[in-house]
RNA sequence: GGGGGAUUAGCUCAGCCGGUAGAGCGCCUGCCUUGCAAGCAGGAGGUCGGCGGUUCGACUCCGCCAUCCUCCA
Numbered sequence: 001g002g003g004g005g006a007u008u009a010g011c012u013c014a015g016c017c018g019g020u021a022g023a024g025c026g027c028c029u030g031c032c033u034u035g036c037a038a039g040c041a042g043g044a045g046g047u048c049g050g051c052g053g054u055u056c057g058a059c060u061c062c063g064c065c066a067u068c069c070u071c072c073a
Stems, first nucleotide, its partner, number of pairs: 001072007010025004019056001027043005049065005
């Protein structure tokens, strides 16, 4: 320098062919217990890496940039 892949909640990751975002763990509250843990019920938390483009509508499609992984030179 060139090719490919990844970037979504605090962490690990889903999200098929565009229709407006979820799970597990963690966190908070309640129940249970003498108390703690476990269990059960409920809840909070996301400019979907950034900037543009296409579209009635973009996490999803296209371009550029950033970071990381990998291959070639």

The RNA shown here (transfer RNA) has 73 nucleotides and comes from uncultured delta proteobacterium HF0200_14D13.
RNAcentral holds the sequence, with entries from ENA.
It matches the Rfam family "tRNA". The family's RNA type in Rfam is transfer RNA.
Taxonomically the source falls in Deltaproteobacteria (Bacteria, delta/epsilon subdivisions).
The prediction has a mean pLDDT of 82.